[in-house]
This record gives sequence, structure tokens and C1' cells, in this order.
RNA sequence: ACAACGAAACGGCAAACCGUCAGAAAUGACGGGACGCAAAGAAACUAGCCUAAAGCUUUCGCUAUGGCAGUAGAUCUACCGAA
Repeated sequence: ACAACGAAACGGCAAACCGUCAGAAAUGACGGGACGCAAAGAAACUAGCCUAAAGCUUUCGCUAUGGCAGUAGAUCUACCGAA
């Protein structure tokens, strides 16, 4: 120095919930708040999950072109340095 790994430190992020806003919804943005996180940084490629406005359907319902990276795998990038 690199890879793997995850002790310590400096810092970092922020679940539920609450408020405002956007959205048909799922959900997201911002503020508060901390359950947790060593990639809880980026990104929907694969699987999975959520939603169903429009469309189809007599109805039931089906469907992603909408989402979730804090569900798993694969990908890209990154701080520190004990064993």
C1' cells in the first nucleotide's frame, strides 16, 4: 500500500411517531425525533414486496408505465485502522 475484517476514536446517517408540503395511492421532500446502521452512500440489473391513477373487466378483479436500496443477491464509490 492492497484485499479481507470490524476493536477503538473523530465524525456520519436516522426507524417508529408528530408537523407541513407533493402525490390517485404506495411513497417521497423538509423540520422535529432516535429503533437501529461500517456502507442505513449511489444505483431498480435479478428475485421479492407495496400501490393501482390510467387501461382492461358486467362485477369480483387483473395490470407498472408508479414506488421500496432500512428484504436478499449482483454492481459502483467511500472514512478510520486494533486483532
Predicted 3D model of an 83-nucleotide RNA (c-di-GMP-I riboswitch aptamer) from a Rhodospirillales bacterium. The source organism's lineage runs through Bacteria, Pseudomonadati, Pseudomonadota, Alphaproteobacteria and Rhodospirillales. Its mean pLDDT, the model's own confidence on a scale to 100, is 89. Rfam family: c-di-GMP-I riboswitch aptamer. Rfam describes the family as follows. GEMM was predicted in a large-scale screen for bacterial structured RNA regulatory elements.